Source information:
A computed fold for a 78-nucleotide RNA from Desulfobacterium sp., annotated as c-di-GMP-I-GGC riboswitch aptamer. Its mean pLDDT, the model's own confidence on a scale to 100, is 84. Taxonomically the source falls in Desulfobacterium (Bacteria, Thermodesulfobacteriota, Desulfobacteria, Desulfobacterales). It was read from a public genome assembly, where an Rfam model found it.
RNA sequence: AAUGAAAAAGCCAAACACCGAGUGAUCGGUUGACGGAAAGCCACGGAUCUUUUGUAAAAGAUAGCCGGGUUGCCAAAU
Numbered sequence: 001a002a003u004g005a006a007a008a009a010g011c012c013a014a015a016c017a018c019c020g021a022g023u024g025a026u027c028g029g030u031u032g033a034c035g036g037a038a039a040g041c042c043a044c045g046g047a048u049c050u051u052u053u054g055u056a057a058a059a060g061a062u063a064g065c066c067g068g069g070u071u072g073c074c075a076a077a078u
Stems, first nucleotide, its partner, number of pairs: 002078001003075002011036002017030005034064001040070003044067003047062006
């Protein structure tokens, strides 16, 4: 460095419910834990979704859809 078995210290938090923001996708908070070794961060490529327009564009959303970039905890075998 590749890699990801076991354990420890910690970390994040799906669905549901409630409150709030948004036309919407969706987001924030509380509760809650399905899961996660990047489920930290970045919309760069693809994908999906929303809105406007009305037929190919514009503006957005998803990083817990895949890839990529970047930072990072622990550790056995090889």